[in-house]
RNA sequence: AGAGUUUGAUCCUGGCUCAGGAUGAACGCUGGCGGCGUGUCUAAGGCAUGCAAGUCGAACGAUUCUUAGAAGUUUACUUUUUAGAAGAGUGGCAAACGGGUGCGUAACACAUUGGUAACCUACCUCAAAGACGGGAAUAACGCCGCGAAAGUGGUGCUAAUACCCGAUGUGCUUAUCCAUGUAAUGUUGGAUAAGUAAAACUCAGGUGCUUUGAGAGGGGCCUAUGGUCUAUCAGCUAGUUGGUGGGGUAAAAGCCUACCAAGGCUACGACGGAUAGCGGGUGUGAGAGCACGACCCGCCUCACUGGGACUGAGACACUGCCCAGACUCCUACGGGAGGCUGCAGUCAAGAAUCUUCCCCAAUGCACGAAAGUGUGAGGGAGCGACGCCGCGUGAUUGAUGACGCCCUUCGGGGUGUAAAAAUCUUUUAUUAGGGACGAACAAAUGACGGUACCUAAUGAAUAAGGGGCUGCUAAACUCGUGCCAGCAGCAGCGGUAAUACGAGUGCCCCAAGCGUUAUCCGGAUUUAUUGGGCGUAAAGCGUACGUAGGCGGUUUUAUAAGUCGGUGGUAAAAUCCCAAGGCUCAACCUUGGACCUGCCACCGAAACUGCAAAACUAGAGGAUGGAAGAGGCAAGCGGAAUUGCUGGUGUAGGGGUAAAAUCCGUUAAUAUCAGCAGGAACACCAAAUGCGAAGGCAGCUUGCUAGGACAUUCCUGACGCUAAGGUACGAAAGCGUGGGUAGCGAAUGGGAUUAGAUACCCCAGUAGUCCACGCCGUAAACGAUGGAUACUAGACAUUGGAAGUAUCGACCCUUUCAGUGUCGGUGAACCAAGCUAACGCAUUAAGUAUCCCGCCUGGGGAGUACGGCCGCAAGGCUAAAACUCAAAGGAAUUGACGGGGACCCGCACAAGCGGUGGAGCACGUGGUUUAAUUCGACACUAAGCGAGAAACCUCACCAAGGCUUGACAUCUAGCUGCAAGCCCUAAGAAACUAGGGCCGUCUUCGAGAGUGCUAGACAGGUGUUGCAUGGUUGCCGUCAGCUCGUGCCGUGAGGUGUACGGUUAAGUCCGGAAACGAGCGCAACCCCUGCCCUUAUUUGCAUCUUUAUAAGGGGACUGCCGUGUUCAACACGGAGGAAGGUGGGGACGACGUCAAAUCAGCAUGACUCUUACGCCUUGGGCAACACACAUGCUACAAUGGCCAGGACAAAGGGUAGCCAAACCGUAAGGUGGAGCCAAUCCCAUCAAACCUGGUCUCAGUUCGGAUUGAGGUCUGCAACUCGACCUCAUGAAGCUGGAAUCGCUAGUAACCGUAAAUCAGAACGUUACGGUGAAUACGUUCUCGGGUCUUGUACACACCGCCCGUCACGUCAAGAGAGUCGGUAAUACCCGAAUGCUGGUGUAGGCCGGUAGAAGGUAGGACCGAUGAUAGGGGCGAAGUCGUAACAAGGUA
Repeated sequence: AGAGUUUGAUCCUGGCUCAGGAUGAACGCUGGCGGCGUGUCUAAGGCAUGCAAGUCGAACGAUUCUUAGAAGUUUACUUUUUAGAAGAGUGGCAAACGGGUGCGUAACACAUUGGUAACCUACCUCAAAGACGGGAAUAACGCCGCGAAAGUGGUGCUAAUACCCGAUGUGCUUAUCCAUGUAAUGUUGGAUAAGUAAAACUCAGGUGCUUUGAGAGGGGCCUAUGGUCUAUCAGCUAGUUGGUGGGGUAAAAGCCUACCAAGGCUACGACGGAUAGCGGGUGUGAGAGCACGACCCGCCUCACUGGGACUGAGACACUGCCCAGACUCCUACGGGAGGCUGCAGUCAAGAAUCUUCCCCAAUGCACGAAAGUGUGAGGGAGCGACGCCGCGUGAUUGAUGACGCCCUUCGGGGUGUAAAAAUCUUUUAUUAGGGACGAACAAAUGACGGUACCUAAUGAAUAAGGGGCUGCUAAACUCGUGCCAGCAGCAGCGGUAAUACGAGUGCCCCAAGCGUUAUCCGGAUUUAUUGGGCGUAAAGCGUACGUAGGCGGUUUUAUAAGUCGGUGGUAAAAUCCCAAGGCUCAACCUUGGACCUGCCACCGAAACUGCAAAACUAGAGGAUGGAAGAGGCAAGCGGAAUUGCUGGUGUAGGGGUAAAAUCCGUUAAUAUCAGCAGGAACACCAAAUGCGAAGGCAGCUUGCUAGGACAUUCCUGACGCUAAGGUACGAAAGCGUGGGUAGCGAAUGGGAUUAGAUACCCCAGUAGUCCACGCCGUAAACGAUGGAUACUAGACAUUGGAAGUAUCGACCCUUUCAGUGUCGGUGAACCAAGCUAACGCAUUAAGUAUCCCGCCUGGGGAGUACGGCCGCAAGGCUAAAACUCAAAGGAAUUGACGGGGACCCGCACAAGCGGUGGAGCACGUGGUUUAAUUCGACACUAAGCGAGAAACCUCACCAAGGCUUGACAUCUAGCUGCAAGCCCUAAGAAACUAGGGCCGUCUUCGAGAGUGCUAGACAGGUGUUGCAUGGUUGCCGUCAGCUCGUGCCGUGAGGUGUACGGUUAAGUCCGGAAACGAGCGCAACCCCUGCCCUUAUUUGCAUCUUUAUAAGGGGACUGCCGUGUUCAACACGGAGGAAGGUGGGGACGACGUCAAAUCAGCAUGACUCUUACGCCUUGGGCAACACACAUGCUACAAUGGCCAGGACAAAGGGUAGCCAAACCGUAAGGUGGAGCCAAUCCCAUCAAACCUGGUCUCAGUUCGGAUUGAGGUCUGCAACUCGACCUCAUGAAGCUGGAAUCGCUAGUAACCGUAAAUCAGAACGUUACGGUGAAUACGUUCUCGGGUCUUGUACACACCGCCCGUCACGUCAAGAGAGUCGGUAAUACCCGAAUGCUGGUGUAGGCCGGUAGAAGGUAGGACCGAUGAUAGGGGCGAAGUCGUAACAAGGUA
């Protein structure tokens, strides 16, 4: 110090999250020791038990006991004295401290600073003065009662430092007077009058007592300042504010009371509500701040809840009293008792917090003269890793590195010097011995404690875990799982190869701890004083006027509030910081210093701000003058047009639309002419115009009225700017009342469109639009840009004014002031600096600055609910939360897309020719069927495709029968010592099994090779995954594109280059240009072909010249001419030429796209089967058949069929082959065997369409050949399922094919045949070959596909995209709700305890009243909370339903 997360990528805005520190913590796992700290944060809930405040005999009387002595005597008793003890009582002091808590309290409660001339103070210190005389009681105790108890009554006796009376008065108090003095009062001094004290005890030292003054310490009261949230709390207040009299207090005071007055507080936040003890300080932070207030210290508060007083120096009193209430306990039912928020402890609550311990040894406190007593204050120990700090769990040596485990590319690597082993040490542990300081105070005195510490011995001995390892974030591999189980702080992992789940191994971090959770600060400049913003991201009020407030021109003087400097006081200690010191170190503790940024008082300075005074004129305002304007209000007037009505002319249509229809029209429309009526709006001028605060304002004239600009430089003299609340204005729509209504036109009706059409289009049409008056108060009220002032280059245009020059005057021109607009186009003219995330803004700032106001702080929920204010209503203004998401958003970039645009291309359309779709058949697919009909391929880019040949085989499918190291490969061990192989027999469908026979290999003679058998490693799989892959292939597409280096531009993604103007088939070439070059593509190089030449010549028509064959060359390059052009590229025309602008064809396929196809061609990871998913065999199936689709063949006939005769190719193939002649057969074919390993022979006369002649004559035919019957041929182990062909017979559909759709631009389409591959056989398919041989292309509007540029975008899985709302279902939170329940604080009335005050009465205790008064009751409201049938909206949810609103011109912007 930052990081992750919005996007395909980028910059920005903005939220969410993480890394750090902390804690009175808790939870999980683990746990050796010590020191110092710390420990009910929740129920201020209830409490058993014990203890926590007593002490004094030197204040007092009595009782009991003990010690010692004396006396008496009935020698074990009585009396008395002395010393001591005990438990009660009277009396004194203490008990108001110490200890606990944080309920209440937003307050003089606390903190800081002052005041008290408005006060008190026991014990202590100092000073002055005093203490004389007398008296009456009472507890204890005794006796008699009551009561269960607690307790209590009566009567009798007694003491005091208890109580009372009198005396004295240094003094003190009160009253009056004099003097002094103050701002003022109750200052101080003096005089007079009245009143007012005391207690004794003793060890004889003293200690006590009374009055007064002073001090110290402690308190009371008052003032100023400071510190929470809320305005959805805006008005509050009757003792309220003040005065007078009275009362009251230690003391001022409405503190209380009577009367009088009507005040007091409040936007600088009163009053109300919520929350909360305050401070020193603590945590964090660079700081400013933010959060907190455990332990320790100071203050306050409370003591079961509420009220009250008494005593006392002090209390309205934690372990005192009275009353009321709730609760608990005792009870004999009549009554009583109690108060752990003291220390322990217990129950409950809770995530959670300790021992019913030891001691008064120390420090303190109370009492006492003291000894001493008491002290759960305190000192200690115990429990808890709760925190901080320290120590340890061993150290050294020890392998090219054991075992085990893990990984592996099988070679090895890791764990790892780690272990083992050897040597050493003893902190810690255990045992034994010694043994403190803390003691102050002469002696005695230690709870802690036989503790700390020291010494010795034993022995590596007693001691390691937790979390993490995808990124942030240090650290990764293997296995298991398979969107399951699970993880997760955020982003996100998991759907069969998970470094993210679980486990193992390894590694990383910390360590007696480690993680998690919760909370606070930080990071977060994400509330911004330091230190943010508001054109488009959230954010400028719709506009103006103006109140408070804030800010404010120039000069001088004065002052000293702010400001600055100095001095003094205070700011408790502890804490923090620095230094030193003490515990072995540290934590911890001690001492000193610094700090405490504050407040108060005094002295000084006078620049700036303020205040006061005086002046000025540059701001502001006024006066005068001429000019501009759709500024406002009112009245009047005008023409054009629409519509309606009247009349004329005229006749069948009109209107409307993409097309129609509803509608109008023979009762005369539309059209046309004339007239009349009425309402609304004002063409041209007109513009980049003008005016206004904004909304807004447009025919003309008049009246009234407001504002601005300019000029004059005359007046005032800072009068200014902004503006919370407030007030006014405020488009359209809407509302109320009354008018008006031509046109237009929500709603509504009808017609269309449509799947629907409550829309878009059409025909009508009400409210409204218009006027008057009154409301409403909102708009994308926008420049999405608040107002004012100043400054910072320009150019151009335009509106208004003025001046200058010139002129007779005006125009023109120049300058200037104020406004409006632009920086771009046809045509001259750069917006510079600066700012901005970019876009852009740029003297009209979004630049540089100052002042004031308003507003913002993630998205949704929501501008909503509730409350309040306004409104007739509609609604407006103000304005949340729960819950939910990790984004939402701005600008720009690259793509993709658009029912956006421009340009261009392609058999893309058009123009043509021929087909498909209809029929029959063939073939493929779907579907169905089946034991199986094996599998794959599915828009274009599957479907005569893989398959260029399924009868067996193929073969993967089915049925059945068999085999298990296997049909095939390699190796090891053992056995055999022999092979293989052939033949025969038996069962069998075969495989195979059983038996017999023949033969018996090579050899270095080793049983070596080889074979067989057994066992084991392993083989094998057309099993899965093409979404794990390689390779190959298809499509876009033979489309012209796709990139790189350097440079330049941009914060960046990225751009430029590659855009543009021409041109091309082409990113082909040229020109120009912040680009210059280059690469992959294009083209060319390669092959075939067209012309020529050279060479060669067998198998070549008869001859070998032509031809042919096959090797090498030439030829074509816009080279030449002309025209056009930038005189470039190139285009057009021409010549020559076999060929002309790429001559024709082929091979060749850029970056990439489709998770495209293929694991079944092959290869291959992983998974899976292993007497089977492997292997062998027989038979079946892949050939089924209601049907649907794709691709073909043959046809439907006369441009034809049939018969006869005749002609002309190219390219191939051939030895398991092609097969001649000849003969046989109607034919398929057979016999035959010549020739040929092929320019020789054969297929093969090499063809057919074609030509000539004949016949048929328009018909289901002499068309067509399906189907079926019979007979054959051939191949093959075998043609049944299931081959091809031949002959005879049979003779189906079909008469040119709906919507739709395909191919082709020249030797092409179309038609015709030939050959080959595969192959034993089996083409209508495929591939190749030649023969005959067209038509058409105006052109690019449209369809499809593609390219370039541009534009919009909310798309990026990229339009097969994205996305909205209702409905249905589930779930969550909040609001409303007839109500119901509870709480809080008040009000009115009733009742009225204790107690205070007060009246009456009584000798007194007391009794009877009045008044105030807690709790309680009654009543109506206020506020808050809980709950509630129901209905409504909101959020979220799996691939639900209906539509298609938005994003492209989103198909109606």